Two RNAs folded together computationally: RNase P RNA and transfer RNA, 500 nucleotides in total. Rfam match: Bacterial RNase P class A. By type it is a ribozyme. Rfam links the family to the GO terms dimeric ribonuclease P complex, tRNA processing and ribonuclease P activity. Its mean pLDDT, the model's own confidence on a scale to 100, is 77.

RNA sequence: CAGGUUGGCCGGGUGACCGCGGCCGUCAGAGGGCGCGUCCAGUGGGUGCGCUGAAUGACGGUCGAGGAAAGUCCGCACUCCAGAGGGCGCGGUGCCGGAUAACGUCCGGGGCGUCGUAAGACGCGGGAAAGGGCCACAGAAACAAACCGCCGAUGGCCGGAAACGGCGCAGGCAAGGGUGAAAAGGCGGGGUAAAAGCUCGCCGGCGCGGCAGCAAUGUCGCGGCCAGGUAACCCCCACCGGGAGCAAGGCCAAGCAGGGACCCAUCGCUCGUAAGUGAGGUUGGCCUCACUUGUGAUGAGCGUGUAGGGCGGCCCGCCCGAAGGUCCCGGGUAGGCUGCUGGAGCUGCCGGGUGACCGGCAGCCAAGAGAGAUGGUCGCCACACCCCCGUAGGUGGACAGAAUGCGGCUUACAGGCCAACCUGGGUC
RNA sequence: GCCCCUAUAGCUUAAUGGACAAAGCCGCGGCCUUCUAAGCCGUUGAUCCAGGUUCGAGUCCUGGUAGGGGCA
Numbered sequence: 001c002a003g004g005u006u007g008g009c010c011g012g013g014u015g016a017c018c019g020c021g022g023c024c025g026u027c028a029g030a031g032g033g034c035g036c037g038u039c040c041a042g043u044g045g046g047u048g049c050g051c052u053g054a055a056u057g058a059c060g061g062u063c064g065a066g067g068a069a070a071g072u073c074c075g076c077a078c079u080c081c082a083g084a085g086g087g088c089g090c091g092g093u094g095c096c097g098g099a100u101a102a103c104g105u106c107c108g109g110g111g112c113g114u115c116g117u118a119a120g121a122c123g124c125g126g127g128a129a130a131g132g133g134c135c136a137c138a139g140a141a142a143c144a145a146a147c148c149g150c151c152g153a154u155g156g157c158c159g160g161a162a163a164c165g166g167c168g169c170a171g172g173c174a175a176g177g178g179u180g181a182a183a184a185g186g187c188g189g190g191g192u193a194a195a196a197g198c199u200c201g202c203c204g205g206c207g208c209g210g211c212a213g214c215a216a217u218g219u220c221g222c223g224g225c226c227a228g229g230u231a232a233c234c235c236c237c238a239c240c241g242g243g244a245g246c247a248a249g250g251c252c253a254a255g256c257a258g259g260g261a262c263c264c265a266u267c268g269c270u271c272g273u274a275a276g277u278g279a280g281g282u283u284g285g286c287c288u289c290a291c292u293u294g295u296g297a298u299g300a301g302c303g304u305g306u307a308g309g310g311c312g313g314c315c316c317g318c319c320c321g322a323a324g325g326u327c328c329c330g331g332g333u334a335g336g337c338u339g340c341u342g343g344a345g346c347u348g349c350c351g352g353g354u355g356a357c358c359g360g361c362a363g364c365c366a367a368g369a370g371a372g373a374u375g376g377u378c379g380c381c382a383c384a385c386c387c388c389c390g391u392a393g394g395u396g397g398a399c400a401g402a403a404u405g406c407g408g409c410u411u412a413c414a415g416g417c418c419a420a421c422c423u424g425g426g427u428c
Numbered sequence: 429g430c431c432c433c434u435a436u437a438g439c440u441u442a443a444u445g446g447a448c449a450a451a452g453c454c455g456c457g458g459c460c461u462u463c464u465a466a467g468c469c470g471u472u473g474a475u476c477c478a479g480g481u482u483c484g485a486g487u488c489c490u491g492g493u494a495g496g497g498g499c500a
Stems, first nucleotide, its partner, number of pairs: 001424010012381007020064009032052009066399001070410002073408005078245004085316004090241005095109005111124005126236002131234002133230003147177002149173003154170002156167004185203006204226002206223007249338004259329002263325002267303005275292007308320003345364008383396004429499007438453004446483001455471005476492005
């Protein structure tokens, strides 16, 4: 110098004019409220003055989108479900250690595979020796097998005097062939009738022991121990998880129909006194009939606790608990305030830690909505491209946009800056 | 804003993880008919997109896209 890898950061700057939204201040400002005076007159009303001062308007000040505000994929805070207990079920996570409020996130370490000369990148992960299921087609066989094949030492049969030869019956083998995605460790020597971890050397896996490490794991030694795949199928192990969501929830105002349907159990104790309940009639006061009741009713209080509800998968347990409650249908409202933005906050410095992160000190406050503002024009500068190549000139600006807040992940993104590292070339 | 659901041929639906994804209607061609309809025979045509698990994915997992629904 060229090419590349990784990590971090920025995502135009500035001035003028015009405009939008929140908050604050000053002025104007009418309805209302309060106080005083006065009148009518009787607890109110009219009127005048002063104070307060909503909506609205004017002026001034101050603040006003993001690295993803997005997808809503995870995790929390917060709120309600009564104050949320135990078991089963269900769901999630899964190398090891740490960080954290928590996480499927992050940091550090480790193993395997793929890509790259390299720096490095990407992907995967508990258990298949607890058990079940599945492995299409093909193949003898998809789990502990024998179709083709090899052998037939031994036993058998035949020939032979025997040695031995033949058959391939009993039987042995899993080396070779073939099927398949996958076939019972791989290569080589020995061994054998033929073979085979049968035996030996190396490699791979598994188990045991020593050492290093908190651990995953690494390394050394020993043991022929050699066992198919699938858990993003059920399952087993370890850990975690109650449900719903700010349109949660709280307060106020207004409006509607105190509407309709269904259901509502048992007993005891205490207090107290004379009526109570139902049906029918009547405009109504009320009248008639039936039943309960001094053996104390109806009522009030306490207890028991059924139905039902809390408890949103089920059970247990606990709580509430029946004449005012549950659920459903129907009707009404579409307004205001709050939650609401000061927080696991931001910036700087120092300290601890390899790091994620944590601690201390100092400073700062920076959108909060009508589901709706956060912008436009022009000039200058910076950047990219074109023309020219010296200026001048022309063109352009990615993805996108808050709505309870926060930590992550994922996805989209023109262009630029910085640092470390790798490869190649050149020069000293 | 928050919470859910769905995607297979032009339309409506099927398909235990297993060979070339199956039907009905529609379309096209032929037969029949004087012609059309009906009927019969044949045929074209699809798993929303990308990555992963697996020997094998429409199905299982992850991310994205499009459409639909509910909540004051």